[in-house]
The RNA shown here (SAM riboswitch aptamer (S box leader)) has 103 nucleotides and comes from Oceanobacillus arenosus. Lineage of the source: Bacteria > Bacillota > Caryophanales > Bacillaceae > Oceanobacillus. The sequence was found by an Rfam model in a public genome assembly.

RNA sequence: UUCUUAUCCAGAGAGGUGGAGGGGCUGGCCCUUUGAUACCUCGGCAACAGACCAUAUCGGUACUGUGCCAAUUCCAGCAAGCAUUAUGCUUGAAAGAUAAGAA
Numbered sequence: 001u002u003c004u005u006a007u008c009c010a011g012a013g014a015g016g017u018g019g020a021g022g023g024g025c026u027g028g029c030c031c032u033u034u035g036a037u038a039c040c041u042c043g044g045c046a047a048c049a050g051a052c053c054a055u056a057u058c059g060g061u062a063c064u065g066u067g068c069c070a071a072u073u074c075c076a077g078c079a080a081g082c083a084u085u086a087u088g089c090u091u092g093a094a095a096g097a098u099a100a101g102a103a
Base pairs, nucleotide, nucleotide: 001103002102003101004100005099006098007097008096013042014041015040016039017038021031022030023029025077026076027075028074043069044068045067048065049064050063051061052060053059073095078092079091080090081089082088083087
């Protein structure tokens, strides 16, 4: 990097460095000098894999490896359906993210 499987309306922030962008892409909308993104420290959330405990099964702990801590993956994008006249709602896909496995 690619493929497969699973999940994505829940949850969880303070301090420091630094100084202009950021939310994957496009459009919208939003965050941001009342300091963004990033990095560091500490803290927290979750429970995918390992480990341990329990068990007929469902499970539990949070030690290890990850992950995460603005907004539903912020909303939409493609297709279908419903209501209805440019929008609203629903479902499925696509794309993306994370984990585990494989090449």

Its Rfam family is "SAM riboswitch aptamer (S box leader)". The family has 457 seed sequences and 9,625 matches in Rfam 15.1. Its mean pLDDT, the model's own confidence on a scale to 100, is 84. The model forms 91% of the base pairs in the Rfam consensus.